[in-house]
RNA sequence: AGUUUGAUCCUGGCUCAGGACGAACGCUGGCGGCGUGCCUAAUGCAUGCAAGUCGAGCGGGCUACGAUCUUCGGAUUGUAGCUUAGCGGCGAACGGGUGAGUAACACGUAGGUAAUCUACCCUUCAGAGGAGGACAACCUCAGGAAACUGAGGCUAAACCUUCAUACGUUCACUGGUAGGGAUACUGGUGAAGAAAGAGUUACCUUAAAGGUAGCUGCUGAAGGAUGAGCCUGCGGCCCAUCAGGUAGUUGGUGAGGUAACGGCUCACCAAGCCGAAGACGGGUAACCGGUCUGAGAGGAUGUCCGGUCACACUGGGACUGAGACACGGCCCAGACUCCUACGGGAGGCAGCAGCAGGGAAUCUUGGGCAAUGGGCGAAAGCCUGACCCAGCGACGCCGCGUGGAGGAAGAAGUCCUUCGGGGCGUAAACUCCUGGACUGGGGGACGAGGAAGGACGGUACCCCAGUAGCAAGGGACGGCUAACUACGUGCCAGCAGCCGCGGUAAAACGUAGGUCCCGAGCGUUGUUCGGAUUCACUGGGUGUAAAGGGCGCGUAGGUGGUUGUCUGUGUCUCAUGUGAAAACUCAGGGCUCAACUCUGAGAUUGCGUGGGAAACUAGGCAGCUAGAGGACGGUAGAGGGGAGUGGAAUUCCCGGUGUAGCGGUAAAAUGCGUAGAUAUCGGGAGGAACACCAGUGGCGAAGGCGGCCUCCUGGACCACUCCUGGCACUCAGACGCGAAAGCUAGGGUAGCAAACGGGAUUAGAGACCCGGGUAGUCCUAGCCCUAAACGAUGUAGACUUGGCGUCGGUGGUUUAAUCGCCAUCGGUGUCGUAGCUAACGCGAUAAGUCUACCGCCUGGGGACUACGGCCGCAAGGUUAAAACUCAAAGGAAUUGACGGGUCCCCGCACAAGCAGCGGAGCGUGUGGUUUAAUUCGAUGCUACACGAAGAACCUUACCUGGGUUUGACAUAGAGGUAGUAGGGAAGCGAAAGCGGACCGACCCUUCGGGGAGCCUCUACAGGUGUUGCAUGGCUGUCGUCAGCUCGUGUCGUGAGAUGUUCGGUUAAGUCCGCUAACGAGCGCAACCCUCGCUGUGUGUUACAAGUGUCACACGGUACUGCCGAUAUUAAGUCGGAGGAAGGUGGGGAUGACGUCAAGUCAGCAUGACCUUUAUAUCCAGGGCUACACACACGCUACAAUGGCCAGUACAAUGGGUUGCCAAGCCGCGAGGCGGAGCCAAUCCUAAAAAGCUGGCCUCAGUUCAGAUUGCAGUCUGCAACUCGACUGCAUGAAGUUGGAGUUGCUAGUAACCGCAGGUCAGCAAUACUGCGGUGAAUACGUUCCCGGGGAUUGUACACACCGCCCGUCAAGUCAUGGAAGCUGGCAACACCUGAAGCCGGUAUCCUAACCCGAAAGGGAGGGAGCUGUCGAAGGUGGGGUCGGUGACUGGGACUAAGUCGUAACAAGGUAACC
Repeated sequence: AGUUUGAUCCUGGCUCAGGACGAACGCUGGCGGCGUGCCUAAUGCAUGCAAGUCGAGCGGGCUACGAUCUUCGGAUUGUAGCUUAGCGGCGAACGGGUGAGUAACACGUAGGUAAUCUACCCUUCAGAGGAGGACAACCUCAGGAAACUGAGGCUAAACCUUCAUACGUUCACUGGUAGGGAUACUGGUGAAGAAAGAGUUACCUUAAAGGUAGCUGCUGAAGGAUGAGCCUGCGGCCCAUCAGGUAGUUGGUGAGGUAACGGCUCACCAAGCCGAAGACGGGUAACCGGUCUGAGAGGAUGUCCGGUCACACUGGGACUGAGACACGGCCCAGACUCCUACGGGAGGCAGCAGCAGGGAAUCUUGGGCAAUGGGCGAAAGCCUGACCCAGCGACGCCGCGUGGAGGAAGAAGUCCUUCGGGGCGUAAACUCCUGGACUGGGGGACGAGGAAGGACGGUACCCCAGUAGCAAGGGACGGCUAACUACGUGCCAGCAGCCGCGGUAAAACGUAGGUCCCGAGCGUUGUUCGGAUUCACUGGGUGUAAAGGGCGCGUAGGUGGUUGUCUGUGUCUCAUGUGAAAACUCAGGGCUCAACUCUGAGAUUGCGUGGGAAACUAGGCAGCUAGAGGACGGUAGAGGGGAGUGGAAUUCCCGGUGUAGCGGUAAAAUGCGUAGAUAUCGGGAGGAACACCAGUGGCGAAGGCGGCCUCCUGGACCACUCCUGGCACUCAGACGCGAAAGCUAGGGUAGCAAACGGGAUUAGAGACCCGGGUAGUCCUAGCCCUAAACGAUGUAGACUUGGCGUCGGUGGUUUAAUCGCCAUCGGUGUCGUAGCUAACGCGAUAAGUCUACCGCCUGGGGACUACGGCCGCAAGGUUAAAACUCAAAGGAAUUGACGGGUCCCCGCACAAGCAGCGGAGCGUGUGGUUUAAUUCGAUGCUACACGAAGAACCUUACCUGGGUUUGACAUAGAGGUAGUAGGGAAGCGAAAGCGGACCGACCCUUCGGGGAGCCUCUACAGGUGUUGCAUGGCUGUCGUCAGCUCGUGUCGUGAGAUGUUCGGUUAAGUCCGCUAACGAGCGCAACCCUCGCUGUGUGUUACAAGUGUCACACGGUACUGCCGAUAUUAAGUCGGAGGAAGGUGGGGAUGACGUCAAGUCAGCAUGACCUUUAUAUCCAGGGCUACACACACGCUACAAUGGCCAGUACAAUGGGUUGCCAAGCCGCGAGGCGGAGCCAAUCCUAAAAAGCUGGCCUCAGUUCAGAUUGCAGUCUGCAACUCGACUGCAUGAAGUUGGAGUUGCUAGUAACCGCAGGUCAGCAAUACUGCGGUGAAUACGUUCCCGGGGAUUGUACACACCGCCCGUCAAGUCAUGGAAGCUGGCAACACCUGAAGCCGGUAUCCUAACCCGAAAGGGAGGGAGCUGUCGAAGGUGGGGUCGGUGACUGGGACUAAGUCGUAACAAGGUAACC
């Protein structure tokens, strides 16, 4: 920063941007430098190499040259050289590898060792004199496949033994000094214990041997240096769902053992020792310097380099040695591999390379000892896969390059486009230039100290010449996050880190162009730190978001009033030691720079030692009284426990009165009652609970406590003095209490009442309602231990403006006494200041400001769950995870919408009325069905006599069939055409069309021609084809409802609020008043039209011939203006006067912000898509008129307020020249003939009808009603078959006032009556739009239905109740618990067996040096064998612990449209919840 919401603030998680890496993967890849490279299988290894060296320790061997001897084979010997198997010495314990084990004095740091060792090296002191002995090599023999071995014999030494000597040393005894002691220092006496030579140089002497000195080696001792052993303080992982562990265990005495202290080992004695500051157990892990990150504190990490440790196939063991329990040594056991003649043998790459295997993944079987270092050697030197180099890998860091300059208002190409242009873009081409890269040539290092000697290396570097030549990619472009367009796709394919994109206009998928970022790299994945103050020490919280323990008492622990003094624990300060090097920071230097590296300084926050300070902390001592506690005197109280007692009421029982019902509900029924209920009176029984008083009254720690009396008992408050003298606060664990329900045993049971039966309700009703009813509710004893155990607010203390109540005290004042008032202490409420809070709110009873201590929280779900432990009789409680899954879950407040919430108001909304509809027949529309087609649209109100103000053809969009293809119609370009365009007979055809005799033009002109027309071709036309969910415009509806907003100000963190609410009033957000609002806009009203009254003017075609009627035009009139009442003396309302009209006078036009993705692409316009010999266009015929049925809007009726007949009266609006049509005549009539008049205040349509007058009908399916049908006609029209209207005669159906339900209308209205018009050839019109005639009834009122406006309330809704949402069941997927069992790992235990080996024993055997002995032999000592303790591995056994798997089973999570219901959110329709 993104992400919960319509929006907001907060809480809270998830996610991203940064850095790092021993990395890996994808695409790509020019050079160099410096680094770095098996994180996995401590898996197994072929091959080569990685530890030897010394001839100046020794004996041999070979060669050469000598010498001597000779049996001429050779032997002996000297010198020189070579060689090294053996004896001997030193080294091999270093160097190199790895991280398995190890939670430990293993590591780090600081100390100790008076408890120790130390080869080689250095310093010092002392010494090196005699005597002996053996075994390899070698020779001989023997065994074996081999490895190798045995026996006998010879031999040297710096090999081995012994004697002598002993400055030191060690031991024993014995003094002194110091010390608490261990012990140290310093004396005396005695005893014990050493040695090795070799060469070389110089000198001397020489025939040689030899001698002296130096160097080197040897012995004893002291010291140093280095290295090592051991001990201690402190420090650094997780799990308490590991709470107790321990028998050599803890200590002592003695002994053994070790270089050395020590239960290290053993014998005996004692019973200790460790542990909540985490023992024991389990898991994980080598540790550190450092490294990465971070502002830091921290967090993560331990690769390379350096220090330490551990390991060397696995396990055990010792030997040698100064040093090992020994990577390239030995023995044994085991597993594995190899050789074998089957009898036996050999081996150990976690050294360097390399191989196989595993894995996402990690290199050459290279060169050299030139340098550095190591071993041996006197040295030369030898050895050295340590090391120095090279090779491979973009694995990392750093540097460089892929060219530089010029070059168009800008090529081609590609992309976009509003078609004008724009982008790639100075980019390219092209011109000039350069050479750090490459190639060729020449020179050529440093690394090497005084000569030579260099793996790297003819490398780095330098010079000359040539060539722009061989060298650019990766990711991204919806927001976060820099960067946008086109096409394709169409919830498909796909993307995605989070939010989320994709359902035909995708900047989110794919491709292209462009752009952005980085660049020999770029992305992805993984891990880690950061952001995350999201475990908060720095630096968080806990009323409602997650979170205060149900309450108390109190242990450990933490914290603690006041004065003085001492100590110096913490603390502070100074000095000092250490804190390895490298790394890090700074400064400087070296590679052309950098990475890298060198030098110096800093830092290394830690620990130790010494000196000092004394405020605070701690401790000691002595005090004080403000905290705490006690004594004395009062007070209130449903505080607790036991025992007793009282009245009212319910029920039951008995009796009386009394009769048919009672009871119950919304209404009923079950039930009770004639065997006498209910009702009522009297008596009795029994249990439970205590009306009034009673109160945001009281008491208690909480749970909780309520009649009255009594006994026992806890706590609180007030007043005044006195006493103790910090005795205090909090509290993990422990302990106690703890509503209701439940459990055990025994009682009790009136009422109520889970379960259960019945009656209702209902689609169902496992419920709500009703009638019954058992546990239980009550008591005693004992368990259980949980609640929304709540103030959702832990306990204690201190401080911080106030007002008003109430309970318990005290003091003052007042009074005769109360009351009252004032002050104060303690409790309990309410409002509120500051402050706090996300807000709501809290506010001296804090959620304010602070202190002390405890509990608890860290996203939602899974889960108040599983497993394990503890508790419980059980039910269950307590403690308490993980896998998996989601991107939210949540708090407070805001605006809406909604409510089977509340309040106010309005409307033909209801009510009051009138006439209807719904039943019948017919007309019309729609659905449905049918059909080749029955074209399309409209679909609750707001579709359905709607688009359609006229479907026989046309219309026409549909169907069938037949034609046409630049087209029926438009524009442009090109070409053509002159009896051209146009008209058009015969013929074919259903028509369209084909055909073509014949007739036959126009405009302008500069006279050349041009235009129009026609024909051909190219662009294109055309589409009632799709999308009204891409749109414009128009329209419907809420609704002619009174609303909808803005500016400034103010309030609020904010969304927002205020204004617009409130009190009145109105038809009205109309006006008035009040008012943190003041104003304004769109609406309302008014302005406009019309009707009504009137004035003036005019007077055609009107008329009674004129002061009028009528018509037209322009004016006037009405404003609550006047009076009274009322009202806030406001707005206004009511009544009255006058007036034609009175409170908007009637009607019309006029429709705010918006809602319904409302309707219309078929009225028109229009984007995109589709179609182009067809979805275009022409024609004929058919269809839109179908018909079992259903609905809607109407007409006509059912009759007497009527029908029929005759006579007769009165309108208004309109229309009229392809028109209205008079008179007259014909026809029963529709109509025909006729032709006057009229372009209309003139003529016509035109008869108005109901009405009125008279007559007939007499209640009937009729003289009602007219459907249907037959016949005959009229008219329009090209044409009335499908399919027109009308006329006459005949026919004469249903229908006798219409169920549930439902519509319109408040006055010139409804109802009834006719007239006209548009469309139109005619007509389906009973429709629609107008006009006049006659002309009512009713409105108490706003409870209810519907719609609307306002206020308020609740909300889990915001797609807004047609909302949201829960659980079972069914399906799929996933992880997980239980489970008879099956199976594996790990660490122990018990017993058996027991290798090698050390230690011990030994009567058998063997035995050079020393001793005795002349010898034989013996002794001392040693060895072998045998044997004992210990002992690895193995075997057997029962357990522990952790996994895997498991028929079946339990719940859980997730999954566009499954089933059943409707639990929750509104009073959610039974308030919800624990």

Small-subunit ribosomal RNA from an uncultured bacterium, 1474 nucleotides, folded computationally. The sequence is in RNAcentral, with records from ENA.